[in-house]
This record gives sequence, C1' cells and structure tokens, in this order.
RNA sequence: GCCGGUGUAGCUCAAUUGGCAGAGCAACUGAAUCGUAAUCAGUGGGUUGGGGGUUCGACUCCUCUCACCGGCACCA
Repeated sequence: GCCGGUGUAGCUCAAUUGGCAGAGCAACUGAAUCGUAAUCAGUGGGUUGGGGGUUCGACUCCUCUCACCGGCACCA
C1' cells in the first nucleotide's frame, strides 16, 4: 500500500427482505433478615465509534473518516 472483519448501556453480547434500541451481569431503590450475603420485586442508564448522504422511516443501505484484529504485498 491492497483486501476483509469488528465497533450498540459501566462489562459481555443480541437486534437484517430498513419499521418502537433489548437481554444477562453490574449499579441504585425497596421487600425480607437481629445484621450481612444469597433470594425476590422494581428503577435508572444509549449521539448504535465520528461526519455526510439515500429514505416517510437507518444499528441495518451508500460515502468519507477513526480505532482495533486478521490476511496479502513491499522491505533498498
């Protein structure tokens, strides 16, 4: 330099013929307990890496770009 993949909540990951962004764990609140943990009930948490575009509508399609991973090439 060329090609491909990944990026979504604090963490691990879902969500596709484009149609309300979710789960588990963690956090917080409450119940229960003499108290703590476990357990049970509930609550909050998101610019879907960033910019732009297409569309009535984008995590999803197009484009540019950033980070990481892999392959190929080059290596005087």

Record summary
This is a predicted structure of a 76-nucleotide RNA (transfer RNA) from Caldalkalibacillus thermarum TA2.A1. NCBI's taxonomy places the organism under Bacteria, Bacilli, Caryophanales, Bacillaceae, Caldalkalibacillus thermarum. RNAcentral records the identical sequence in 2 taxa. Rfam family: tRNA. Rfam links the family to the GO term triplet codon-amino acid adaptor activity. Rfam's curators write: Transfer RNA (tRNA) molecules are approximately 80 nucleotides in length. RNAcentral holds the sequence, with entries from ENA.